[in-house]
RNA sequence: AGCUCAUCGAGAGGGACUGAGGGAACGGCCCUGUGACGUCCCGGCAACCGCCGCGAACCUUCCUGCACCGCCCGGUGCAGUCGCGGAAGUGGUGCCGACACCGGCCCGGGGCGAAGUCCGCCUCAGGGAAUGAUGAGGA
Numbered sequence: 001a002g003c004u005c006a007u008c009g010a011g012a013g014g015g016a017c018u019g020a021g022g023g024a025a026c027g028g029c030c031c032u033g034u035g036a037c038g039u040c041c042c043g044g045c046a047a048c049c050g051c052c053g054c055g056a057a058c059c060u061u062c063c064u065g066c067a068c069c070g071c072c073c074g075g076u077g078c079a080g081u082c083g084c085g086g087a088a089g090u091g092g093u094g095c096c097g098a099c100a101c102c103g104g105c106c107c108g109g110g111g112c113g114a115a116g117u118c119c120g121c122c123u124c125a126g127g128g129a130a131u132g133a134u135g136a137g138g139a
Stems, first nucleotide, its partner, number of pairs: 003137006013042005021031003026103003043096003048092002051086006061139002063080007100131001105128003108124006
């Protein structure tokens, strides 16, 4: 890099250096010399993994980790999955403008174009997809 799964309307910013772009591309709309992006320092948010408690499942084989049988060998036990709850400080990440800023594709609701079909335009915290981001992932 790729694959699978989960989440993406909540939350949390100051300083130093630098100096013109940034919000992934495009369109829109924004942010920006009252210093953008970036780097560093400090601070914070959150709770994905990890940690703790409880419950459920699996308890076939292999594999991994821990403990024990004094050591090697060999073996035994527990864990590995899922759900609920908790702590947040010493862990691994992540994040700290606007919903992932909004849209593009499909479906649906409403409105306008005199009425119906078609079509076009507008609109909606609507549903889904695509793309992306972050995390996690032994067979």
Molecule: SAM riboswitch aptamer (S box leader)
Organism: Nocardioides perillae